[in-house]
RNA sequence: CUCAUCGAGAGGGGCAGAGGGACACGGCCCGCUGAAGCCCCGGCAACCCGUGACAGCACACCUCCAGUUCCACGAGACCGCUGUCACCACGGUGCUAAUUCCGUCCCGCGCCGAGAGACGGCCCCCGGGGAAGAUGAG
Numbered sequence: 001c002u003c004a005u006c007g008a009g010a011g012g013g014g015c016a017g018a019g020g021g022a023c024a025c026g027g028c029c030c031g032c033u034g035a036a037g038c039c040c041c042g043g044c045a046a047c048c049c050g051u052g053a054c055a056g057c058a059c060a061c062c063u064c065c066a067g068u069u070c071c072a073c074g075a076g077a078c079c080g081c082u083g084u085c086a087c088c089a090c091g092g093u094g095c096u097a098a099u100u101c102c103g104u105c106c107c108g109c110g111c112c113g114a115g116a117g118a119c120g121g122c123c124c125c126c127g128g129g130g131a132a133g134a135u136g137a138g
Stems, first nucleotide, its partner, number of pairs: 001138006011041005019030003024104004042096003047092002050087008062076003100132001105129004110122004
């Protein structure tokens, strides 16, 4: 830098001793009934790895078509690539309060004004997108 995912799930112990929830601001939480950090043991999940089925693509050799032999087209099997689904949990990671704790920027399908619409305004509620971040794979 690219792609995928981020509303689910899963905690005990030891050391430590005041902070923590990525950063900034605001909010709201967690924390001396013990925060961060480090270590041990468990657990969750299924991204990678592994297995199987199916589909698509590709396909040198091989088999069939094929006859005396060979070849083309076509078909099949194996192998390969991709995708979907299912399984596994040994291994590589990850995670194990709260939606990525929530908001911040934009939009409307939201709200307000208006009988409705056009239109205008707003972010209290709702929805979508973005930005940033996290994790995995490349």
Source information: The RNA shown here (SAM riboswitch aptamer (S box leader)) has 138 nucleotides and comes from a soil metagenome.